[in-house]
Context: one part of a larger RNA
RNA sequence: GCCAGCGAGUUAGCCUCUACGGCAAGGUUAAGUCCUUCCGGGACGUAGCCGAAGCGAAAGCGAGUCUGAAUAGGGCGACUAGUCGUAGGGGUUAGACGCGAAACCUUGUGAUCUACCCAUGGCCAGGUUGAAGGGAAGGUAAAACUUCCUGGAGGACCGAACCCGUUAACGUUGAAAAGUUAUGGGAUGAGCUGUGGGGAGGACUUAAAGUGUUAUCAAACUGGGAGAUAUCUCGUUCUCCUCGAAAUAGUUUUUGGGCUAGCCUCGCGUUACAGCAUACGGGGGUAGAGCUACUGGAUGGGGCUGGGGGGCUACCCGCCUACCCACUCCAACCAAACUCCGAAUACCGUAUGCCUUUGUCGCGGGAGUCAGACUACGGGUGAUAACAUCCGUGGUCGAAAGGGAAACAACCCAGACCGCCAGCUAAGGUCCCCAAUCACACCUUAGUUCGUAAGGAAGUCAAGUUGCAAAGACAACCAGGAUGUUGGCUUAGAAGCAGCCACUCAUUUAAACAACGCGUAAUAGCGGACUGGUCAAGGAACUUGGCGCCGAAAAUGAUCGGGAAUAAGGUGUGAACCGAAGCUGCGGACUUGUACUUGUACAAGUGGUAGAGGAGCGUUCCUGUCGGCAACGAAGCGAAACGGCGACGUUUCGUGGAGCGGCAGGAAGUGCUUAUGCUGGC
Numbered sequence: 001g002c003c004a005g006c007g008a009g010u011u012a013g014c015c016u017c018u019a020c021g022g023c024a025a026g027g028u029u030a031a032g033u034c035c036u037u038c039c040g041g042g043a044c045g046u047a048g049c050c051g052a053a054g055c056g057a058a059a060g061c062g063a064g065u066c067u068g069a070a071u072a073g074g075g076c077g078a079c080u081a082g083u084c085g086u087a088g089g090g091g092u093u094a095g096a097c098g099c100g101a102a103a104c105c106u107u108g109u110g111a112u113c114u115a116c117c118c119a120u121g122g123c124c125a126g127g128u129u130g131a132a133g134g135g136a137a138g139g140u141a142a143a144a145c146u147u148c149c150u151g152g153a154g155g156a157c158c159g160a161a162c163c164c165g166u167u168a169a170c171g172u173u174g175a176a177a178a179g180u181u182a183u184g185g186g187a188u189g190a191g192c193u194g195u196g197g198g199g200a201g202g203a204c205u206u207a208a209a210g211u212g213u214u215a216u217c218a219a220a221c222u223g224g225g226a227g228a229u230a231u232c233u234c235g236u237u238c239u240c241c242u243c244g245a246a247a248u249a250g251u252u253u254u255u256g257g258g259c260u261a262g263c264c265u266c267g268c269g270u271u272a273c274a275g276c277a278u279a280c281g282g283g284g285g286u287a288g289a290g291c292u293a294c295u296g297g298a299u300g301g302g303g304c305u306g307g308g309g310g311g312c313u314a315c316c317c318g319c320c321u322a323c324c325c326a327c328u329c330c331a332a333c334c335a336a337a338c339u340c341c342g343a344a345u346a347c348c349g350u351a352u353g354c355c356u357u358u359g360u361c362g363c364g365g366g367a368g369u370c371a372g373a374c375u376a377c378g379g380g381u382g383a384u385a386a387c388a389u390c391c392g393u394g395g396u397c398g399a400a401a402g403g404g405a406a407a408c409a410a411c412c413c414a415g416a417c418c419g420c421c422a423g424c425u426a427a428g429g430u431c432c433c434c435a436a437u438c439a440c441a442c443c444u445u446a447g448u449u450c451g452u453a454a455g456g457a458a459g460u461c462a463a464g465u466u467g468c469a470a471a472g473a474c475a476a477c478c479a480g481g482a483u484g485u486u487g488g489c490u491u492a493g494a495a496g497c498a499g500c501c502a503c504u505c506a507u508u509u510a511a512a513c514a515a516c517g518c519g520u521a522a523u524a525g526c527g528g529a530c531u532g533g534u535c536a537a538g539g540a541a542c543u544u545g546g547c548g549c550c551g552a553a554a555a556u557g558a559u560c561g562g563g564a565a566u567a568a569g570g571u572g573u574g575a576a577c578c579g580a581a582g583c584u585g586c587g588g589a590c591u592u593g594u595a596c597u598u599g600u601a602c603a604a605g606u607g608g609u610a611g612a613g614g615a616g617c618g619u620u621c622c623u624g625u626c627g628g629c630a631a632c633g634a635a636g637c638g639a640a641a642c643g644g645c646g647a648c649g650u651u652u653c654g655u656g657g658a659g660c661g662g663c664a665g666g667a668a669g670u671g672c673u674u675a676u677g678c679u680g681g682c
């Protein structure tokens, strides 16, 4: 892991509600006794309990009573239905659906492991070093001192046994629940070790690590309290039918838990209340807008008035000011906590209509829910960030399958009772993968389509505006582009072209600037404006819109889902088709309602988690019955067919070899895929 078996809302007391039954202003016995008989028995037993009367703190009064001065008002009552039993729903007390702690208390057992201590024993190859002390000699006045010899100290040195466990590898379902190999430390000492003994669980022991106390230690192990408690996790076993939530509010040592309300379900009762549409009547201060209509904010300009600062003056009077404030005028603005104004919706009311299988409301039984998510819109927080967070209104998911979006809870379409090799559509699509397409007009050349901005650009198409043009435009080419004059000033120079000045003049002209640019030291020189000619018909500048272009950089190989496509891209128009569990058709099942000719018709319905309600199937045992079945073959096992929506049932054949069933009831150790469930087998 698989298979088989076992495995979780039970039992008792009390309370409450529902169904059914008995009796009823009453209902009922408990312990016990007696009689039968061995049964779910019968009789007695009225002690007690509930009800039939309440009110008041009480005395007490009583269909009333209390309060009160009250014959007032008000509170609680009265104008009747209970009680006993059986079953079921719920609550409560008990272990109370099952399994599960870490812990706490208590009784004992442990120092054969290990830590420390006590007593008594044992052990430490070999080699090295050479302390104190001693002796001799030298030396001294005597010492000190020196040398040699002797000596044999040491938590001394090297290194076996022995003890330890430094480093590394291996081992890691091991050879081993701590080892092996190599390497390493101590090895006469605070050494190692045998035997016996001592003290223990909030205690011992500890050269101290919270270490050790029998593979167990921040409180050992064993029995008991004990089924401790677990607002936690997991699990909780057959079928079908009806309805069907919540993830909110208040409160809580409360926030992953409760309680009450909300939302669901079942029963009873009551009504046209609720809902929708239309009309009418209301209040509002949001969106918007506005502000010499307030409160504030805020930009530019003007003004005189007032005040301040600064300057001039100063005896006063004064004057000036690209300074500041206030005031005022003009222009243009801003505001959730501004409003002279002010919607749409929403909300309230009235009327009419629709709905009417009561969805509203009231009472009662049973719940679950209190972690919500995304999306559209209105907002707060944040950065006009977040698959962010917090509110409001709707939708979907949650608890919803189907079609579309390549894939994709929350987006778009659409709500699956069952069946059909029938039809029509929705979103979305119609070249192939892949069901289904054609026509017309225009656009795009970028594979744009098939990701993006500020910004940039004689891309291209369309519409428009203003000049010019056969008295010749625009472009190109040819020619002219002059004179006073080098204007004046300035300057080393300044001559159209460093800079300054100017009513920037005048002349000749077809036209020609006291010069638009390049250039020179300054001149010169080259273009330009302007003019003529050649040529010949449109040309110049600008605005708006459509589709494109650039902007455009990421990590394994790219891509629109892919192939591909110049439409099979984009815009517009038209007509088709495909496309879902939607709708329709045909057949079938069930629920509810309404009719009645009681088994038909019609109508509406039948997605569903938590959960409520209803109806059933099966297992074991018991009672009654079928005077049931069975060696002419019971149960069980295997297979098939048939019946039932299903749980499941029946029959036949085979196997098996001795018990078993139908019906009506009753009682439960009553249904397993999952609890890292338990036991066994493999």
Base pairs, nucleotide, nucleotide: 001682002681003680004679005678006677011094012093013092014091015090016089017088018087019086020085021084022083023082026050027049028048032044033043034042035041054061055060064076065075066074067073097235098234100232104225105224106223108221109220116198117197118196119195120194121193122192123191124189126158127157128156129154133150134149135148136147137146138145162186163185164184167182168181169180170179201217203213204212238616239615240614241613242612243611248261249260250259251258252257262369263368264366265365266364267363268362269361275354276353277352278351279350280349281348282347288341289339290338295335296334297333299331300330301329302328303327305326306325307324308323309321310320311319312318372397373396374395375394376393377392378391379390380389381388402413403412404411417588418587419586420585422584423583424582428578429577430576431563432562433561437575438574439573440572441571442570443569449565455550456549459547460546461545462544463543464542465541466540468538476534477533478532479531480530482507483506484505487501488500489499513528516527517526518525589606590605591604592603593602594601595600596599617671619668620667621666622665623664624663625662626661628660629659636655637654638653639652640651641650642649643648

Large-subunit ribosomal RNA, domain II from Planctomycetales bacterium ZRK34, 682 nucleotides, folded computationally.
Its Rfam family is "Bacterial large subunit ribosomal RNA".
The RNAcentral record of the full RNA draws on Rfam.
NCBI's taxonomy places the organism under Bacteria, Pseudomonadati, Planctomycetota, Planctomycetia, Planctomycetales.
The prediction has a mean pLDDT of 85.